The prediction has a mean pLDDT of 80. THF (Tetrahydrofolate) riboswitch aptamer, 99 nucleotides, folded computationally. Its Rfam family is "THF (Tetrahydrofolate) riboswitch aptamer". Rfam's curators write: Tetrahydrofolate (THF) riboswitch was first reported for Ames et al. as an RNA motif in 5' untranslated (5'-UTR)regions of folate transport and biosynthesis genes in Firmicutes genomes.

RNA sequence: UACAGAGUAGAGUGCCCUGCGUUAAGUGUCUGUCAGACGGGGAGUUGCUGACAGAACGAAAAGGCUUACCUUGCGGUUCGGCGCUCGCAUCCCGCUGAA
Repeated sequence: UACAGAGUAGAGUGCCCUGCGUUAAGUGUCUGUCAGACGGGGAGUUGCUGACAGAACGAAAAGGCUUACCUUGCGGUUCGGCGCUCGCAUCCCGCUGAA
């Protein structure tokens, strides 16, 4: 000097556990504002995530029991655990390998 490679946060998904709702919150969609994260270091988006506000859409209950619970369900439901898949937008430097 050129070439190849490793590694993160995190994202998705399956199962289990635990809550919540079933008097409809939550989830998902759109718009706006703000914030956060983005390999070991630096920068960092029109991408990602979250919070808040607004808008549209919108559901599966049944039985026991007798008024508060239980059971079985249901919900693109919450937290956590495990497995699997993907995984720095991009730029510069570094690291490893070999030349």